[in-house]
Context: one part of a larger RNA
RNA sequence: CGUAGGAUACUUGAAGGGGAGUUCUCUUCAGUACGAGAGGACCUAGAGAAACUGACCUCUGGUGUUCCGGUUGUCCUGCCAAGGGCAAGGGCCGGGUAGCUAUGUCGGGAAGGGAUAAGCGCUGAAAGCAUCUAAGUGCUAAGCCCCCCCCAAGAAUAAGUAUCCCCAUUAGGCUGGUCGUAGACUACGACCUCGAUAGGCGCAGUGUGUAAGAUCCGUAAGGAUUUAAGCUAAUGCGUACUAAUCAGCCGAUUGG
Numbered sequence: 001c002g003u004a005g006g007a008u009a010c011u012u013g014a015a016g017g018g019g020a021g022u023u024c025u026c027u028u029c030a031g032u033a034c035g036a037g038a039g040g041a042c043c044u045a046g047a048g049a050a051a052c053u054g055a056c057c058u059c060u061g062g063u064g065u066u067c068c069g070g071u072u073g074u075c076c077u078g079c080c081a082a083g084g085g086c087a088a089g090g091g092c093c094g095g096g097u098a099g100c101u102a103u104g105u106c107g108g109g110a111a112g113g114g115a116u117a118a119g120c121g122c123u124g125a126a127a128g129c130a131u132c133u134a135a136g137u138g139c140u141a142a143g144c145c146c147c148c149c150c151c152a153a154g155a156a157u158a159a160g161u162a163u164c165c166c167c168a169u170u171a172g173g174c175u176g177g178u179c180g181u182a183g184a185c186u187a188c189g190a191c192c193u194c195g196a197u198a199g200g201c202g203c204a205g206u207g208u209g210u211a212a213g214a215u216c217c218g219u220a221a222g223g224a225u226u227u228a229a230g231c232u233a234a235u236g237c238g239u240a241c242u243a244a245u246c247a248g249c250c251g252a253u254u255g256g
Stems, first nucleotide, its partner, number of pairs: 001154001005165007016151004022050006034039001052108005060102004067095005072087006112146003119139004172250004176192005197243003200239005207231002213226005
């Protein structure tokens, strides 16, 4: 820009493209058929496994650069106590929320249809016989075409459904702002006071593991009680306290 009015939301899926497509073991049939014996099946039904692959984080774990605790050396806050800085960009060590993750969890390959290959046939002449083939016709593969999953209306025959707008700076969109389920930027998505979008605050949860101060015991290091305390990131719910201010621009000749 087009899709002959302008929009919002949700779909269909033609032609085409992409993905997937694996294998093994065990049970049953059955110690049966077969075989002198040794040995030892097809078919059918069922159960599991490996690798691969998609999604996810409830569980099991990992990470989690500062959420909690412990601790050495040294410096600082005048000292005690309590804290803070640094130790090659976490000083070292024990744990760990969200997120991200695999070794964790759930799912997938199937079944079915069509046409076939090699192969196996039926009927059957040429060639009174025979012959799966010459006319005709059937069965059969992990392979082929569908079926399953994904993309897809610029599919120019440019699709469909529902709703909104009606001459008005309207319906709607863009800019701007608070942001994240998104992300290099852009885009995408949520929200912008008719508001829970982010921060703060409250409660809860989770993690750590019993704070500081005080009292008591001990010469002291230290221990006990107050105290399952104190603190707690990214989590959940709530709450307009703070910031999403004010606004600008675009926007339907033909439909009705």
The part of an RNA shown here (large-subunit ribosomal RNA, domain VI) has 256 nucleotides and comes from a Candidatus Omnitrophota bacterium. The source organism's lineage runs through Bacteria, Pseudomonadati and Candidatus Omnitrophota. Its mean pLDDT, the model's own confidence on a scale to 100, is 87. Rfam family: Bacterial large subunit ribosomal RNA. Rfam links the family to the GO terms structural constituent of ribosome and ribosome.